[in-house]
Context: one part of a larger RNA
RNA sequence: UUGGGCGUAAAGUAUAUGUAGGUGGAAAAUUAGUUUUUUAAUUUAAAAUUUAGAGUUCAUUUUUAAAAAAAUUAUAAUAACAAUUUUCUAGAGUUUAAGUGAUGACUAUAGAAUUUUAAGUGUAACGGUAAAAUGUUUUGAUAUUUAGAAGAAUCUCAAUAGCGAAAGCAAUAGUCAAGAUUAAAACUGACACUGAGAUAUUAAAGCGUGGGUAGCAAAAGGGAUUAGAUACCCCUGUAGUCCACGCCCUGAACGAUGGGUGUUUAUUUUUGAUUAUUCAGAAAUGUAGUUAACACGUUUAACACCCCGCCUGGGAACUACGAUUGCAAAAUUAAAACUC
Numbered sequence: 001u002u003g004g005g006c007g008u009a010a011a012g013u014a015u016a017u018g019u020a021g022g023u024g025g026a027a028a029a030u031u032a033g034u035u036u037u038u039u040a041a042u043u044u045a046a047a048a049u050u051u052a053g054a055g056u057u058c059a060u061u062u063u064u065a066a067a068a069a070a071a072u073u074a075u076a077a078u079a080a081c082a083a084u085u086u087u088c089u090a091g092a093g094u095u096u097a098a099g100u101g102a103u104g105a106c107u108a109u110a111g112a113a114u115u116u117u118a119a120g121u122g123u124a125a126c127g128g129u130a131a132a133a134u135g136u137u138u139u140g141a142u143a144u145u146u147a148g149a150a151g152a153a154u155c156u157c158a159a160u161a162g163c164g165a166a167a168g169c170a171a172u173a174g175u176c177a178a179g180a181u182u183a184a185a186a187c188u189g190a191c192a193c194u195g196a197g198a199u200a201u202u203a204a205a206g207c208g209u210g211g212g213u214a215g216c217a218a219a220a221g222g223g224a225u226u227a228g229a230u231a232c233c234c235c236u237g238u239a240g241u242c243c244a245c246g247c248c249c250u251g252a253a254c255g256a257u258g259g260g261u262g263u264u265u266a267u268u269u270u271u272g273a274u275u276a277u278u279c280a281g282a283a284a285u286g287u288a289g290u291u292a293a294c295a296c297g298u299u300u301a302a303c304a305c306c307c308c309g310c311c312u313g314g315g316a317a318c319u320a321c322g323a324u325u326g327c328a329a330a331a332u333u334a335a336a337a338c339u340c
Base pairs, nucleotide, nucleotide: 004311005310006309007294008293012308014201015200016199017198021194022193023192025088026087027086028085029084030083031082033081034080035079036077037076039074040073041072042071043070044069049067050066051065052064053063054062091191092188093187094186095185096183097182098181103177104176105175106174107173108172109171110154114150115149116148117147118146119145120144121143125136126135162169163168206247207246208245209244210243211242215241216240220236221235222234223233258307259306260305261304262303263302266285267284268283269282270281271280272279273278289296290295313340314339315338322333323332324331325330
């Protein structure tokens, strides 16, 4: 290389866009084009191999001829491929219409709750736990009423629902932007699929600068528990959590299942368009088939094709060294000795 694999055994990049590359729809024509096949000629050491003979032998050995094989040139044929040209509409895209959605960015507004400030009422407890204590309180707390302030998050609706490439997205209104779906025509005419490098986005935590800080809360302090308790429980509480801008680039980033195309039983629920039903999603059961089993099963782990990524015993090791990136923390790439 061939070959075998990647839901759970090792193995699908976090996701998308997209360059090179690989692969690619229907019909026709052309080509000293490429490949394949047919026929003929020429050439290529012998041995070995195969077949048929000769001779010899216990047997092998020996020997003759042919075949087989390869290359070049020419001829002919058929199909495929390639290139060029022309045409097409089933893939793809554009236009129009319809409704749809927690899709994104920005702005404004709202009500409940929490904490807090001021004032009133009011009096001895409050709080907390398995039980307590630390803590708060006669300098009047907790409770309750009224009036303000602040920040963060949006009850019900709510779903096994919906949207988004993924991360993710939920109060209300508006502005701007984008997507998918369906319907019926019209237009372009293969413009497609995948995608090494590359670029963009990327939860939480963390970092830088400047704001903000109600609640919660790493660290820290105290009270308990305990043999001890650097914990679980309780009382406090700072970073952080929030906003703007810039970094970081990781995750059980999971459907542990890469993307695309075509084909292949049924039943039930559900979202959107359309209303005969069909199409596009989201779920449950399940036929064929697959699977080591579990299970998967038209949303495939079935049957096939195309492209990319990745795997090759366990540990050492999501490590060392080197390189690149980063303010740092770290990230990416990634061995070996040794050992079982």